RNA sequence: GGGCCUGUAGCUCAACGGUUAGAGCUGGCCGCUCAUAACGGCUAGGUUGCGGGUUCGAGUCCUGCCGGGCCCACC
Numbered sequence: 001g002g003g004c005c006u007g008u009a010g011c012u013c014a015a016c017g018g019u020u021a022g023a024g025c026u027g028g029c030c031g032c033u034c035a036u037a038a039c040g041g042c043u044a045g046g047u048u049g050c051g052g053g054u055u056c057g058a059g060u061c062c063u064g065c066c067g068g069g070c071c072c073a074c075c
Stems, first nucleotide, its partner, number of pairs: 001072007010025004018056001026044006049065005
């Protein structure tokens, strides 16, 4: 330099172009218990990496940039 994949909650991951983007773990509070763990309930938590475009409507499609990973080439 070229190609491919990838970026969503603190972490791991979902989400056919269509309701207010969800789940598990974790954190907080409560219940249960003599107590702890386990278990149960409630709850906190997101400018979907940053712009632009297409569309009635974009996390999703197109595009530029940035970050990460893999492969190829050059040195």
Molecule: transfer RNA
Organism: Sphingomonas dokdonensis